[in-house]
Annotation:
Bacterial RNase P class A from a soil metagenome, 352 nucleotides, folded computationally.
RNA sequence: CCGGAUGGGUAAUCGCUCGAUCGAGGUUCGAUCGAGAGGAAAGUCCGGUCUCCAUAGGGCAGCAUGCCGGCUAACGGCCGGGGGGAUUCGCCCAAAGCGGAUUCUACGGAAAGUGCCACAGAAAAUAUACCGCCCGGUUUCGGGUAAGGGUGAAAUGGUGCGGUAAGAGCGCACCGCGGCGGGAGCAAUCCGCGCCGGCAGGGCAAACCCCAUGCGGAGCAAGACCAAAUAGGGGAGGAGGAGCUGCCCGCUCCGCUCGACUUCCGGGUAGGUCGCUCGAGCCGUUCAGCAAUGAUCGGCCUAGAGGAAUGAUUACCGCCCACAAGGGUACAGAAACCGGCUUAUAAUCCGG
Numbered sequence: 001c002c003g004g005a006u007g008g009g010u011a012a013u014c015g016c017u018c019g020a021u022c023g024a025g026g027u028u029c030g031a032u033c034g035a036g037a038g039g040a041a042a043g044u045c046c047g048g049u050c051u052c053c054a055u056a057g058g059g060c061a062g063c064a065u066g067c068c069g070g071c072u073a074a075c076g077g078c079c080g081g082g083g084g085g086a087u088u089c090g091c092c093c094a095a096a097g098c099g100g101a102u103u104c105u106a107c108g109g110a111a112a113g114u115g116c117c118a119c120a121g122a123a124a125a126u127a128u129a130c131c132g133c134c135c136g137g138u139u140u141c142g143g144g145u146a147a148g149g150g151u152g153a154a155a156u157g158g159u160g161c162g163g164u165a166a167g168a169g170c171g172c173a174c175c176g177c178g179g180c181g182g183g184a185g186c187a188a189u190c191c192g193c194g195c196c197g198g199c200a201g202g203g204c205a206a207a208c209c210c211c212a213u214g215c216g217g218a219g220c221a222a223g224a225c226c227a228a229a230u231a232g233g234g235g236a237g238g239a240g241g242a243g244c245u246g247c248c249c250g251c252u253c254c255g256c257u258c259g260a261c262u263u264c265c266g267g268g269u270a271g272g273u274c275g276c277u278c279g280a281g282c283c284g285u286u287c288a289g290c291a292a293u294g295a296u297c298g299g300c301c302u303a304g305a306g307g308a309a310u311g312a313u314u315a316c317c318g319c320c321c322a323c324a325a326g327g328g329u330a331c332a333g334a335a336a337c338c339g340g341c342u343u344a345u346a347a348u349c350c351g352g
């Protein structure tokens, strides 16, 4: 440095949430017993379960992904492989090359189009010619060339031979490159393989873009059920109803089609219940597989609150700093649930 694991312990007292039992009591108390945060509960960045809404079919736009194979409920995740880069070691005098180890990799398309490439430089891309070289002419010009020099991150493939006035894939051999074929591999891809082509023609797609594939939206405050009081709405009855008062008389108020009052129905609010934690679950065995992972058998139940409990104090021990007194003990707090990724993390242990 990389990968993995753990993430302080015991006891006492006082509290909090939930469950079971019991007792009061009438929906709250009390007693006993039991359970009560994490490896990331975090960021909410991906993928799903579940719920509601939307939805003939097709397309445009938008977003995401992008070598190949496998795993998975699914993924932008994981595992394995291929190509490429970097570092290091070995072979080697050195370089090149080959091989090993570690590590990184958004790794489709630049031969569809558009765009960009600072400075320097003649020229940054259908090309061009600063120095030089060669030929002619002779002060300054015309033509040829791209071997050599120079600039730059990058300049039209490299080495050698031939060739030439000097040069140049101009010709040839080898290497490189492209196409077709052969062989190996499921594939990406690979090759001391064969044939053809002098040779495509700088880089950037984490620039627009093109190609292929995928994607409806909102989220548990989703959503479902029960259901007061008051005020609206609708239906039916309805000429009376209410108070002073137990009854009668009397009086007052409201009402008689702009309907008092009675009754029923429906929506919604407060409140309550469910969703809610037994699940792609956890711990082991065996088997298959390089692995991710899957199968099998056995065992276990491990917060479920809800404006939100899981806390506080003391003592002893562990660890770190310090001669000692003493001080410190990380990151961090569940909110429907699950699989990942990313980020934070004192100290200790294991492997390389």
Stems, first nucleotide, its partner, number of pairs: 001352006008317007016036009038331001042342002045340005050219004062215005067081005082107001083105009108210002113208002115204003130149002132145005157175006176199001177197005182191003223274004233265005240254005281300004286295003318329004
Rfam family: Bacterial RNase P class A. The family's RNA type in Rfam is ribozyme. Its mean pLDDT, the model's own confidence on a scale to 100, is 78. The sequence is in RNAcentral, with records from MGnify.